About this RNA
Model confidence (mean pLDDT): 87 of 100. Predicted 3D model of a 473-nucleotide part of an RNA (small-subunit ribosomal RNA, 5' domain) from Pseudohoeflea suaedae. Lineage of the source: Bacteria > Pseudomonadati > Pseudomonadota > Hyphomicrobiales > Pseudohoeflea.
Context: one part of a larger RNA
């Protein structure tokens, strides 16, 4: 000297990007944060001009695996690069092929019970793009090459919207390898599914991933194992640069979601706002039994030197869902609030010597504060007040917002502060104190003439800031 998510202290006008729980991955009240479809189904309820419309609990698609947060855990094929080869992929894309004919349930209603509640038995009955079963196979799978095996589904305003199979593409995604990825030998020996082989199962998929059987391997001072410590990268600070430290915000990737664990459903989870079980908590309870998970926005107690509104809105972007119209979307896009930054702008301009007053110093003659101030002559940024009023939207649609911007009114009016002043270091004098009471980054001031402690006048530096402190280069 730069930086910083910063913090504290004095003080504080505007404006426009930004950024805002680094600390307890601590507990959480309340409200939102994932729905949608009626053009798949049936049924129940409103209205009805009897033509029909609308609502939806339920069965049933699709989507809840994305988008958001967090940063504990991981020193590891987690992450960076460069490759690789045994894979799979909804929705979208580009081709070939069908789309047939049957069947049996069950929710939903309706009766009958059970419980505090949660929820939950029992009978009759009912529809499907929900279940199944036959047929049919271009290509499709398995094969001993002789066979075998496997689908589907309708809706309708007749304009489309779909379904099944199967080869390509895109996209994602899973797998294996090389090289790189903190310390600490005051961890030196570590390792039985360990390491290999076969044979079998398992996976979308290679493989100790599992498993039987043989064989004894395998790793290591080029630092195994063990301990501590961390998400990691692209960055970002800092430096001429090598390099140091750092991984907030954005952006990619990993992980997790009150602790541990486990499947299930699905193209995709072993799944934040799903299910199950344990275990800690918290809540209800008619004691029999239930309910819950903010590291998602807001908010609240708590911790802490510290870090924001229970705010609009789906206008714009995006995403789901749907033929659409549309619905939801605390994502996002605005608004609140903090000088926490970074950038601009203002708090006037000219003029004005009797060098007024008043201070302060003084050798008592003056100096100084100082053109400063008062005057005189202007100006109106920015505030404020009054009026026009965007652009972001493409026919309509604007939360932001009567915002931005324009134009006009009125007056210097509304608007300067920290911190030094002995060397380092730019800036001095007086009165107080008397090793006191203070001050200090280092050297050091202070015991009766302190430029070093407190005041005041002067000065000097930044400037809506200044200064401490803390942590990096």
């Nucleotide at each position: 000297g730069g930086a910083c998510g910063a913090a504290c202290g004095c003080u504080g006008g505007c404006g426009g990007c930004a950024g805002g729980c680094u600390u307890a991955a601590c507990a959480c009240a309340u409200g939102c944060a994932a729905g949608u479809c009626g053009a798949g189904c049936g049924a129940a309820g409103a209205c009805u001009u009897c033509g029909g419309u609308c609502u939806u609990a339920g069965c049933g698609g699709c989507a809840g695996a994305c988008g958001g947060g967090u940063g504990a855990g991981u020193a590891a094929c987690g992450c960076g690069u460069g490759g690789g080869a045994a894979u799979c992929u909804a929705c979208c894309u580009a081709g070939c092929u069908c789309u047939a004919c049957g069947g049996a349930a069950u929710a939903g209603c309706u009766c009958c019970g059970g419980g505090a509640a949660a929820c939950u038995g029992g009978a009759a009955u009912u529809a499907a793009u929900a279940c199944c079963g036959u047929a049919u196979a271009c290509g499709c799978c398995c094969u001993u090459c002789g066979g075998g095996g496997g689908a589907a589904a309708g809706a309708u305003u007749u304009a489309u919207c779909g379904g099944a199979g199967u080869u390509g593409g895109a996209u994602g995604a899973g797998c294996c390898c090389g090289c790189g990825u903190u310390g600490g030998a005051u961890u030196a020996g570590c390792u039985a599914g360990u390491u290999g082989g076969u044979g079998g199962g398992g996976u979308a998929a290679a493989g100790g991933c599992c498993u039987a059987c043989c064989a004894a391997g395998g790793c290591g001072a080029c630092g195994a194992u063990c301990c501590a410590u961390a998400g990691c990268u692209g960055g970002u600070c800092u430096g001429a640069g090598a390099g140091g430290a750092u991984g907030a915000u954005c952006a990619g990737c990993c992980a997790c979601a009150u602790u541990g664990g486990g499947a299930c459903u699905g193209a995709g989870a072993c799944a934040c706002g799903g299910c199950c079980c344990a275990a800690a908590c918290u809540c209800c309870u008619a004691c029999g039994g239930g309910a819950g998970g903010c590291a998602g926005c807001a908010g609240u107690g708590g911790g802490g030197a510290a870090u924001a509104u229970u705010g609009g809105a789906c206008a714009a972007u995006g995403g789901g869902c749907g033929c659409a119209a549309g619905c939801c979307u605390g994502a996002u896009c605005c608004a609140g609030c903090c000088a926490u930054g970074c950038c601009g702008c203002g708090u006037g301009a000219g003029u004005g010597a009797u060098g007024a007053a008043g201070g302060c110093c003084c050798u008592a003659g003056g100096g100084u504060u100082g053109u400063a101030a008062a005057g005189c002559u202007c100006u109106u940024u920015c505030a404020a007040c009054g009026g026009u009023g965007a652009a972001g939207a493409u026919a309509a649609u604007g939360a932001c917002g009567g915002u931005a911007a324009c134009c006009g009114u009125a007056g210097a009016a509304g608007a300067a502060g920290c911190c030094c002043c002995g060397g380092c270091u730019a800036a001095c004098u007086u009165c107080g104190u008397g090793c006191c009471a203070g001050c200090a980054g280092c050297c050091g001031c202070g015991g009766u003439a302190a430029u070093a402690c407190g005041a005041a006048g002067g000065g000097g530096g930044c400037u809506a800031g200044c200064g401490u402190u803390g942590u990096u280069c």
Rfam family: Bacterial small subunit ribosomal RNA. Gene Ontology terms of the family: structural constituent of ribosome and ribosome. The sequence was found in a public genome assembly.